[in-house]
RNA sequence: GUUUUAGUUUAAGCGCCAGUACAUCAAUUUGAUGUUGACGAGGUCUAGGGUUAUCGAAUUUUCGGCGGAUUCUCUAGUGGCUAUGCUUGAAGUCAUAAGUAUUAUUACAAAAACAAUAGCAAUAUUGCGACAAAAUUUAAUACAAACAAGCUU
Numbered sequence: 001g002u003u004u005u006a007g008u009u010u011a012a013g014c015g016c017c018a019g020u021a022c023a024u025c026a027a028u029u030u031g032a033u034g035u036u037g038a039c040g041a042g043g044u045c046u047a048g049g050g051u052u053a054u055c056g057a058a059u060u061u062u063c064g065g066c067g068g069a070u071u072c073u074c075u076a077g078u079g080g081c082u083a084u085g086c087u088u089g090a091a092g093u094c095a096u097a098a099g100u101a102u103u104a105u106u107a108c109a110a111a112a113a114c115a116a117u118a119g120c121a122a123u124a125u126u127g128c129g130a131c132a133a134a135a136u137u138u139a140a141u142a143c144a145a146a147c148a149a150g151c152u153u
Base pairs, nucleotide, nucleotide: 014067015066016065017064019063021035022034023033024032025031026030039056040055041054045077046076047075048074049073050072078095079094080093081092082091085151086150087149088148089147099143100142101141102140103139104138114127115126116125117124118123
């Protein structure tokens, strides 16, 4: 150094890279060795299927490719919510929330930059640390629903 076996650890802007790009050396056919290849916020009831999986930041290669993933959607199951004192059904809907839509309100990042270290370099690690949006909260408006049976007062 290779192979086999066993064990441990290990991810969701997550893992990998035979394209492209960049760096060094050599060369003039181009080759070899390396580097990079998603910055955070948000996000999982269970099972199966489908799918180009939410939000913004950035000097936008964060290109391109493969695989995966908590998005979205459909079906089923479990447990809930919805004018009512309770139960069941029906309809809609939710997965700590709960009919739909619109408007207003409400907060916080990291990369970056800068510095140090390592490397011939591309670049990497660490430190420091400014600035978001979706979301969420609250309120208003409009539309829709407000059914059936039984029990009790």